[in-house]
RNA sequence: GGCUCAUCGAGACCGGCCGAGGGACGAGGCCCUUUGACGCCGGGGCAACCGCCGGGCCCAACCAACCCGGAAAGGUGCCAACUCCUGCGGAGGGCUGCGAGCCCGCCGGCAGAUGAGCC
Numbered sequence: 001g002g003c004u005c006a007u008c009g010a011g012a013c014c015g016g017c018c019g020a021g022g023g024a025c026g027a028g029g030c031c032c033u034u035u036g037a038c039g040c041c042g043g044g045g046c047a048a049c050c051g052c053c054g055g056g057c058c059c060a061a062c063c064a065a066c067c068c069g070g071a072a073a074g075g076u077g078c079c080a081a082c083u084c085c086u087g088c089g090g091a092g093g094g095c096u097g098c099g100a101g102c103c104c105g106c107c108g109g110c111a112g113a114u115g116a117g118c119c
Stems, first nucleotide, its partner, number of pairs: 001119008013043005021032003027086003044079003049075002052070005083111001088108003092104004
């Protein structure tokens, strides 16, 4: 880097360094940022994917898979905003006499992130 599967509405901040952009990419919007963002380092924390422990299911029995629960000393991850929002497709609702227009969520897709497995 590619493929597959799962998850993505919750949660979690301080210090030091740096110094102008940053929020993945491209566009639009909105936001963060010299009251120092982003990034890096240290500490702290959140969560519970893997691993660990216990139980269930299944079975003659055991194992695996699957389901439930536990712990958090291990491997990752994460700690502004839903993955910040939208863009593509679909079915709706509201404002309006109708239309145009505007607004609101919903389902799916694309892209992406993280983990696990494989190549």
Source information: This is a predicted structure of a 119-nucleotide RNA (SAM riboswitch aptamer (S box leader)) from a Gammaproteobacteria bacterium. Of the family's consensus pairs, 97% are formed in the model. The prediction has a mean pLDDT of 85. The RNAcentral record of the sequence draws on Ribocentre.